[in-house]
RNA sequence: UUUUGACAAAGGCAACCCUCAGCGAAAGCUCUGGGGCGCAAAGUCACCGGCCUAAGGGGGCAACCCUAUGGCAGCGGGACCGCCGGA
Numbered sequence: 001u002u003u004u005g006a007c008a009a010a011g012g013c014a015a016c017c018c019u020c021a022g023c024g025a026a027a028g029c030u031c032u033g034g035g036g037c038g039c040a041a042a043g044u045c046a047c048c049g050g051c052c053u054a055a056g057g058g059g060g061c062a063a064c065c066c067u068a069u070g071g072c073a074g075c076g077g078g079a080c081c082g083c084c085g086g087a
Base pairs, nucleotide, nucleotide: 002087003086004085005084012039013038016035017034018033021030022029023028037074043080044079045078047077048076049075050072051071052070056067057066058065059064
């Protein structure tokens, strides 16, 4: 440097539930404390696909429908950084 992932070691993150305080129209995000589904990148990035929401805009008599400039990195691909061990 490349590749690989235990029967290791040191650690890390934290689904979901309860709790604390907020942001947002919502999806969702941040945050306090506890439990811990799981994860070798469950570290970071919205570049591609996919998925979620629809304030605003458009359509409709209405019910409602369409739409991302809003989101999801723990949906998949891709990019960048990376602990320890094996080859």
This is a predicted structure of an 87-nucleotide RNA (c-di-GMP-I riboswitch aptamer) from Proteobacteria bacterium UBA5122. The sequence was found by an Rfam model in a public genome assembly.